[in-house]
C1' cells in the first nucleotide's frame, strides 16, 4: 500500500417563509355539527418516521372463547450446552465442507421397527444372476470328455453388485404447539333493536374454528319486513424503554448505579418553496513541471442525492439501499 476479511456508524447541515398533526397549560363555560354518545373551534409552550418503519416470514406480550382440560389426528423443531419472556432467533464448543490464511457456510437424532426410491451403463439394483476358472458331489460313458448340482475366486458394467447408500420420501425417536386474532376485545349510544313464519331443541339445540370425550348451557337455523354500520376506550408517557458507566461471565446476556420521556392518524399529520454550505459524477479548465506528449488541479457549469415511508406493541429473520466514514484480523509487497 494492495487484496480479502469480521464487526460498527451515517442516511445531508443551517437559515427564512408558508403549513399539516400530537400532547399540556390557560381561557370564552361559549359556539358549531349531531337524536344521543361525543367531537371540533382561540392562544401559549413543547413532541413530530426507519435502519429496515417493508415482506407478514417465526416468536411472544395483550384479548376472546372452560382460570385452555384429556385422547387421536394434524403441525413444527433436531450435534452437544447455555441466553431469553419466547423462538424456527443468538452465543459458545465438537464434527463435516470450502479457503493458503484471517475466516464464511451446513436440512449434522435413526436405515439391526417396516415401507419407498436410484438417471446412463451393465446379464443383473434389491428382484435376481452373466462370462471364465478351481473343488467336491451326482448321472452318462471303456476313458477322454459331456450334463446337472453345491460351494469359492476372478473379469467386465458403475458412485454403489446380498454388502449397502437415501430419512431434502413415508416412517420411528424426543421435544414443543388449544383455535382465533386490535376488523381481537369493552363501554356508551333511538336501532344488524323489536315483530311475523317454518324447522330443531333440556331424549341436550347450540358454542368451545379437525374429531371423540370432557365444559358451558336455551336458544340455533332459514325465511319475509325493516334498518343499523355512529363514538369512546384499547392506543401511545413508564414499556422485555432509550443513553452513560460499572461489576460478573469466553460470548450471547444477567445484575447495579445515574440520567431521561422519545410520533401516533383513521380518505390516515411528519410536507412545499427559497438560499447557502457540504458530498459525489460529468464536462470545461487557471497556476507549476515537462522540449513534447502528457502530469497536474485553483476555479466555473450541469445533473445527482439511495431503498423507503409508522397503524395494537414488542424481539427476530429474511429482503431492499445512491454514497461515505471507523476499528479489528489475515496474506503479499516496500521502507527503516
Nucleotide at each position: 500500500g494492495a487484496a480479502g476479511u469480521a464487526a460498527g456508524c451515517c442516511a445531508g447541515a443551517c437559515c427564512g417563509c408558508c403549513g399539516c398533526u400530537g400532547g399540556u397549560g390557560c381561557g370564552a363555560u361559549c359556539g358549531u355539527g349531531g337524536a344521543a354518545a361525543c367531537a371540533c373551534g382561540g392562544c401559549a409552550c413543547u413532541g413530530g418516521a426507519g435502519g429496515a418503519a417493508g415482506g407478514u416470514c417465526c416468536g411472544g406480550a395483550c384479548u376472546g372463547c372452560a382460570u385452555a382440560g384429556a385422547g387421536c389426528g394434524g403441525c413444527g423443531u433436531a450435534g452437544c450446552a447455555g441466553c431469553u419472556a419466547a423462538c424456527g432467533g443468538c452465543u459458545g464448543c465438537c464434527c463435516g465442507g470450502c479457503g493458503a490464511a484471517a475466516g464464511c457456510c451446513g436440512a449434522g437424532g435413526a436405515u439391526c421397527a417396516g415401507a419407498g426410491c436410484a438417471a446412463c451403463a451393465g446379464a443383473g439394483a434389491c428382484g435376481a444372476g452373466u462370462c471364465g476358472g478351481g473343488a467336491c458331489c451326482g448321472g452318462u460313458g471303456c476313458a477322454a470328455g459331456c450334463c446337472g448340482g453345491u460351494u469359492u475366486c476372478g473379469g467386465g458394467u458403475g458412485a454403489a453388485a446380498c454388502g449397502g447408500g437415501c430419512a431434502a420420501u413415508c416412517u420411528c425417536u424426543a421435544c414443543g404447539c388449544g383455535c382465533a386474532g386490535c376488523a381481537a376485545c369493552a363501554c356508551c349510544a333511538a336501532g344488524u333493536a323489536g315483530g311475523c313464519c317454518a324447522g330443531c331443541g333440556u331424549u341436550g339445540a347450540u358454542g368451545c374454528g379437525g374429531c371423540u370425550c370432557g365444559c358451558a348451557g336455551a336458544g340455533c337455523u332459514g325465511g319475509c319486513g325493516g334498518g343499523u354500520a355512529g363514538g369512546u376506550g384499547g392506543c401511545a408517557c413508564c414499556g422485555a424503554g432509550c443513553c452513560g458507566g460499572g461489576c460478573a461471565g469466553u460470548g450471547a446476556u444477567g445484575c447495579c448505579c445515574g440520567g431521561c420521556c422519545c410520533a401516533g392518524a383513521u380518505g390516515a399529520a411528519u410536507g412545499g418553496c427559497g438560499g447557502u454550505c457540504a458530498c459525489g459524477c460529468g464536462g470545461c479548465g487557471a497556476a507549476u513541471c515537462g522540449c513534447a506528449a502528457g502530469a497536474g488541479g485553483a476555479g466555473c457549469c450541469g445533473c445527482g442525492c439511495a431503498c423507503a415511508g409508522a397503524a395494537u406493541c414488542c424481539g427476530g429473520c429474511c429482503u431492499a439501499u445512491c454514497g461515505g466514514c471507523u476499528u479489528g484480523c489475515u496474506u503479499c509487497a516496500c521502507c527503516u

The RNA shown here (Bacterial RNase P class A) has 336 nucleotides and comes from Mitsuaria sp. PDC51.
The same sequence occurs in records of 2 taxa.
The sequence is in RNAcentral, with records from ENA and Rfam.
Its Rfam family is "Bacterial RNase P class A". Rfam links the family to the GO terms dimeric ribonuclease P complex, ribonuclease P activity and tRNA processing.
NCBI's taxonomy places the organism under Bacteria, Betaproteobacteria, Burkholderiales, Sphaerotilaceae, Roseateles.
The coordinates come from a structure-prediction model, not an experiment, and the mean pLDDT is 76.
Of the family's consensus pairs, 98% are formed in the model.